[in-house]
This is a predicted structure of a 681-nucleotide part of an RNA (large-subunit ribosomal RNA, domain II) from a Bacteroidales bacterium. The organism belongs to Bacteroidales, within Bacteria. The prediction has a mean pLDDT of 85. Rfam family: Bacterial large subunit ribosomal RNA.
Context: one part of a larger RNA
RNA sequence: UCCGGCGAGUUGAUGUGUCGUGCGAGGUUAAGCGUUUAAGACGCGCAGCCGCAGCGAAAGCGAGGGUAAAACGCCCGUAGAGUACGCCAUAUCAGACCCGAAACCGGGUGACCUAUCCAUGAGCAGGAUGAAGUUCGGGUAAAACCGAAUGGAGGUCCGCACUGACCACCGUUGAAAAGUUGGCAGAUGACUUGUGGAUAGCGGAGAAAUUCCAAUCGAACUCGGAGAUAGCUGGUUCUCCCCGAAAUAGCUUUAGGGCUAGCCUCGCAAAUGAUUACCGGAGGUAAAGCACUGACUGAGCAAGGGACCGAAAGGUUACCGACCUCUAUCAAACUAAGAAUGCCGGCUAAUUGAAUUGCGGGAGUCAGACGAUGUGAGAUAAGUCUCAUUGUCGAAAGGGAAACAGCCCAGAUCUACAGCUAAGGUCCCCAAUAUAUGCUAAGUGGAAAAGGAUGUAGCAUUGCUAAUACAACCAGGAUGUUGGCUCAGAAGCAGCCACUCAUUCAAAGAGUGCGUAACAGCUCACUGGUCGAGUGGUGCCGCGCCGAAGAUUUAACGGGGCUAAGCAUAUAACCGAAGCUUAGGAUUGUGCCAUAUGUGCACAGUGGUAGGGGAGCGUUGAAUAAAGGGCGAAGCAUGAGCGAAAGCGCAUGUGGACAUUAUUCAAGUGAGAAUGCCGGA
Numbered sequence: 001u002c003c004g005g006c007g008a009g010u011u012g013a014u015g016u017g018u019c020g021u022g023c024g025a026g027g028u029u030a031a032g033c034g035u036u037u038a039a040g041a042c043g044c045g046c047a048g049c050c051g052c053a054g055c056g057a058a059a060g061c062g063a064g065g066g067u068a069a070a071a072c073g074c075c076c077g078u079a080g081a082g083u084a085c086g087c088c089a090u091a092u093c094a095g096a097c098c099c100g101a102a103a104c105c106g107g108g109u110g111a112c113c114u115a116u117c118c119a120u121g122a123g124c125a126g127g128a129u130g131a132a133g134u135u136c137g138g139g140u141a142a143a144a145c146c147g148a149a150u151g152g153a154g155g156u157c158c159g160c161a162c163u164g165a166c167c168a169c170c171g172u173u174g175a176a177a178a179g180u181u182g183g184c185a186g187a188u189g190a191c192u193u194g195u196g197g198a199u200a201g202c203g204g205a206g207a208a209a210u211u212c213c214a215a216u217c218g219a220a221c222u223c224g225g226a227g228a229u230a231g232c233u234g235g236u237u238c239u240c241c242c243c244g245a246a247a248u249a250g251c252u253u254u255a256g257g258g259c260u261a262g263c264c265u266c267g268c269a270a271a272u273g274a275u276u277a278c279c280g281g282a283g284g285u286a287a288a289g290c291a292c293u294g295a296c297u298g299a300g301c302a303a304g305g306g307a308c309c310g311a312a313a314g315g316u317u318a319c320c321g322a323c324c325u326c327u328a329u330c331a332a333a334c335u336a337a338g339a340a341u342g343c344c345g346g347c348u349a350a351u352u353g354a355a356u357u358g359c360g361g362g363a364g365u366c367a368g369a370c371g372a373u374g375u376g377a378g379a380u381a382a383g384u385c386u387c388a389u390u391g392u393c394g395a396a397a398g399g400g401a402a403a404c405a406g407c408c409c410a411g412a413u414c415u416a417c418a419g420c421u422a423a424g425g426u427c428c429c430c431a432a433u434a435u436a437u438g439c440u441a442a443g444u445g446g447a448a449a450a451g452g453a454u455g456u457a458g459c460a461u462u463g464c465u466a467a468u469a470c471a472a473c474c475a476g477g478a479u480g481u482u483g484g485c486u487c488a489g490a491a492g493c494a495g496c497c498a499c500u501c502a503u504u505c506a507a508a509g510a511g512u513g514c515g516u517a518a519c520a521g522c523u524c525a526c527u528g529g530u531c532g533a534g535u536g537g538u539g540c541c542g543c544g545c546c547g548a549a550g551a552u553u554u555a556a557c558g559g560g561g562c563u564a565a566g567c568a569u570a571u572a573a574c575c576g577a578a579g580c581u582u583a584g585g586a587u588u589g590u591g592c593c594a595u596a597u598g599u600g601c602a603c604a605g606u607g608g609u610a611g612g613g614g615a616g617c618g619u620u621g622a623a624u625a626a627a628g629g630g631c632g633a634a635g636c637a638u639g640a641g642c643g644a645a646a647g648c649g650c651a652u653g654u655g656g657a658c659a660u661u662a663u664u665c666a667a668g669u670g671a672g673a674a675u676g677c678c679g680g681a
Base pairs, nucleotide, nucleotide: 001681002680003679004678005677006676011094012093013092014091015090016089017088019086020085021084022083023082026050027049028048032044033043034042035041036040054061055060064076065075066074067073097235098234100232104225105224106223107222108221109220115199116198117197118196119195120194121193122192123191124189126158127157128156129154133150134149135148136147137146138145162186163185164184166183167182168181170179201217203213204212205211210219238616239615240614241613242612243611248261249260250259251258252257262365263364264362265361266360267359268358269357270356272355273352274351275350276349277348278346279345280344281343288335289334293331294330295329298326299325300324304320305319306317307316308315309314368393369392370391371390372389373388374387376385377384398409399408400407413585414584415583416582418581419580420579424575425574426573427560428559429558433572434571435570436569437568438567439566445562451546452545455543456542458540459539460538461537462536463535464534472530473529474528475527476526478503479502480501483497484496485495509524513522514521586606587605588604589603590602591601592600593598617670619667620666621665622664623663624662625661626660628658635654636653637652638651639650641648642647
């Protein structure tokens, strides 16, 4: 990992509800007893229970009662349906659908491991060092003291056994549930060790580490309470048909749990409901506005203030400035005024066709996700958080978006080698295309901003131009004058000044730029000539360009490739889905028939998770009836059979003794999942 078997809503009691049966103003027996039996059945047993009357706290009264001194009142009752049993559903109490803790408590078993202690034994090669004391000598008044010997102390030194465990490799499904190898530490001591004994779990022991107490220790092991509890995780077994949610509100030691409501389903009852048009309402949002509340720009007028002058009166002011007027603005917590939608009520129509409401049985749901729109939080960040309205997913398959729960189209009853369309497409991959007029040259298309640019198409407007423009070429571009000042110099051209003048001119600035130390020189404005037709400025708009550097692979068309097979406009076709249609079948609901009551017809339906409802298949056993079996039962194998499915037959073979069908009943009644259990491969 696979195969086989086993494996989860049960049972009892008591309620509630639907249905069924009996009896019915009544219904019913319990324990027990009797008769008779194989189980059991029948009878007796009215104790009790429910109902037939309620009201009141009660006394109590009673079709009434209570309240009160009293009750016009007010509250609860009175106009008869129950009861017993059974199936099903559900609730409560029980282990209560199954498996699963860590733990808690009680009784015991453990100190052969290990910790400490007690008793009694045992062990420690060899070498080194050389304490006290002692002796002798020296020394002293005597000592002290000194020297040499002797001596053999020490949690002394080196180092085997022994004990430990500092480092590293190896080992890591090991040779080993802690080791091997090589080094390493202690090795006469708080040393090591044998045997026997002591201490026990709410405990012991501990040179103390939450360390040890039999490979188990923040509280051992074992049995029991015990099926502890688990708002948690996992699992929960046949089929088809009808309907079909929620991820919200309130409360919750509540937030991943619950309760009630909301939303689903089934039954009964009633007779509504929705949309549009019309009529009548409430409103203060969007936009707008500035009368209010505030914010805020400039100007005018100007109360008041400041500064300066003045002895004062008063004056001056390029200072500040309320109110008011004009002008320009802003607001979720501003509104004189104010939509569209939405909301509430209603008559009548049209559409829809039970979609509505009440009561009762059963639920599930309380983590929602994304898109669009309107707000808030955040950074007008987030595949972010929080609301509102709506859609889709959730619980929805199909077509499109290359792929892609939440986007676009569209809601799958089944069959078909039939047709039409939607979104989206029509060069090839890949089903289907052409035409017309423009645009783009960037592979733009096929990612991006501020900003930049004689890209290019179109529109508008405004200059100059056959009295010859624009561009190019030829020629001129002068004089007073080196204007004045400044300055070392300043001559058109460092800088300052200037009604920046005037002359000669076709024209020529007291000078546009380069240049010189300053001049010079080159050039421009301006003018003439040559040439001969357009040439400048501005605005708007279409499509492009630059701006444009990255990390999986070219990788920002799905690919090939495309100059259209790109973009815009227009026209006519086609392709394209489980949509719609056509033909046939199944099924649900509603309606119809006056005879065709059916294998009928018509209309509308039939995606689906949690979940509700309905109808069935199969397994084991029981009762009754029928029928089968050595002339071959069950089981097994094979075979293009039947049924909408669960499933069911038939034939042949195998097998060798049981077993089927109908009706009803009772359940240890259906396996793929539970890191399920047992067995096997």